[in-house]
Context: one part of a larger RNA
């Protein structure tokens, strides 16, 4: 100068406190450790690994095992030689991978010698390696943190490490901004610039909307284009305006107007470095290692095991509820090998079935909680739904290992969970249901979407993590 300190001031942050609501108890999904196994491929390890890499493991994927196969190889590039029916079907051994054989196409140009494109054989040189090393690396990620820092040139000052600026006195979410000072500027970073959203005006008016006029079961047709909306262009917030405060300063506190008020509410965006963090299994890439394998085709299996222990979910344990009828009101999205309507069958998954739709036009699309009538009456229950037993459905070559999903039947734990923990400050916590990526098929995960809609913040003494100045240090 830095780091520490169970030193000191001074300050922030759901840090704590003040509140909701959760884990930790029960079943079960899901990853993890361990174990077990022929193999249970690999990686991630406090925060910041453990519903993480995987946005979906029956084949496949897959990298793991068995066991059959193969050695210019499964997929590329170049050479030289020989050769030639190129594709596709089919039969026949096999578990297939494949070998055999039928049947059958058959390119261009040409001086008809041959050439050129394919494609096989063969040699040769390469070829592959999800083998090793993230502690050889690029790239990309995470965290400390959206914390407010981190630093430069010139000037001064120190013999010099280096100081000063960046410290002080106000202030802010902020090195934000003002003051004053051997500082004077500057750069990265904060703020702005850019996306959604909230108010309004205008352009436009179909697929969208209907106040008015007619019309119909139905904005359904005819008018309209005002309103809703949609998507383009503007406008609107600036402490600008009044009053107090403050140093006349920055600004702070109430006001007015406004749709919004002091950063309007949120997202993108992450300085200088720190963990030799994390990835050689996305890719790349040094070295190093296999080369009849540590390459590579194929069939099975296994990644799904199970005394246990942990992490993250989902459902409960119930009357604010369950269960049956009945009515209502949405966003964001997606569709062609694709959404898939109406009607019909079916307790029901689904089936038939085709009408419309590359979609503000049809279609998924029923929102659900809510509301209204009803019933149960505190029980291990009409409360939970795990578990096993039948019989189905739908995806796929194919659901035994090992898919979802219906129907009957079965009806386990469990009666609010110890020690201890986690999330959250507003349209936010907790409640409801929807969508959409992968996807043939599978979601309680994930990314997003509206419904409904709380409570609390007295404070900074404490705990944990930063952030400034300031001390002490056997430490760098």
């Nucleotide at each position: 100068u830095g780091a520490c300190g169970g030193g000191g001031g001074c300050c922030c942050g759901c840090a704590c406190a003040a509140g909701c609501g959760g884990u930790g108890g029960a079943g079960c999904a899901u990853g993890u450790g361990g174990u077990u196994c022929a193999a249970u491929u690999c990686g991630a390890a406090g925060c910041a690994a453990c519903g993480c890499g995987a946005a979906g493991a029956a084949c496949c994927u897959u990298a793991c095992c068995u066991g059959g196969g193969u050695u210019u190889g499964a997929a590329g590039u170049u050479a030289u030689a020989c050769u030639g029916c190129u594709a596709a079907u089919c039969a026949u051994a096999g578990a297939g991978a494949u070998a055999u054989g039928g049947u059958g196409u058959u390119u261009u140009c040409u001086u008809c010698g041959g050439a050129a494109a394919c494609g096989g054989u063969a040699u040769a040189a390469u070829a592959g390696g999800u083998g090793c090393u993230g502690c050889a690396u690029g790239g990309c990620u995470g965290u400390c943190g959206u914390c407010a820092g981190c630093u430069c040139g010139u000037g001064u000052c120190g013999u010099g490490a280096g100081a000063u600026g960046u410290u002080g006195g106000g202030u802010u979410a902020a090195g934000u901004c003002c003051c004053g000072c051997a500082a004077c500027g500057a750069g990265c970073g904060c703020a702005a610039c850019c996306c959604c959203u909230a108010u309004c005006u205008u352009u436009a008016g179909u697929u969208g909307c209907c106040a008015c006029c007619a019309u119909u079961a139905a904005g359904u047709u005819g008018g309209g284009c005002a309103c809703u909306c949609u998507a383009g262009a503007g406008a609107g917030a600036c402490u600008g305006c009044c009053g107090g405060u403050g140093u006349u300063a920055a600004g702070c506190c109430g006001g007015a107007g406004g749709a919004a008020g002091g950063u309007g509410g949120g997202g993108a965006c992450g300085a200088c470095g720190u963990c030799a963090a994390g990835u050689c299994a996305u890719c790349a890439u040094g070295g190093c290692c296999c080369u009849u394998a540590c390459g590579u085709c194929c069939a099975g299996g296994g990644c799904g095991a199970c005394a246990c222990a942990c992490g993250u979910g989902c459902u409960a344990c119930a009357a604010u509820g369950g269960c049956c009828g009945g009515u209502a009101c949405a966003g964001c999205g997606a569709g062609g090998a694709g959404c898939g309507a109406a009607a019909c069958c079916g307790u029901g998954a689904g089936g038939u079935g085709a009408a419309g739709c590359a979609a503000a036009u049809c279609u998924c699309u029923a929102a659900a909680a809510a509301c209204c009538g009803g019933u149960c009456a505190c029980a291990g229950u009409u409360c939970g739904g795990a578990u096993u037993g039948a019989a189905g459905u739908c995806u796929g070559c194919a659901a035994c290992u090992c898919g979802a999903c219906u129907u009957c039947a079965u009806g386990a734990a469990g009666c609010u969970g110890g020690a201890a923990u986690c999330g959250c400050u507003a349209g936010u916590a907790a409640u409801c249901g929807c969508g959409g990526a992968u996807c043939a098929g599978c979601a309680u995960g994930c990314c997003g979407c509206g419904g409904u809609g709380a409570a609390u913040a007295c404070g900074u003494u404490c705990u944990c993590g930063g952030g400034c100045c300031u001390u002490g240090u056997a430490c760098a």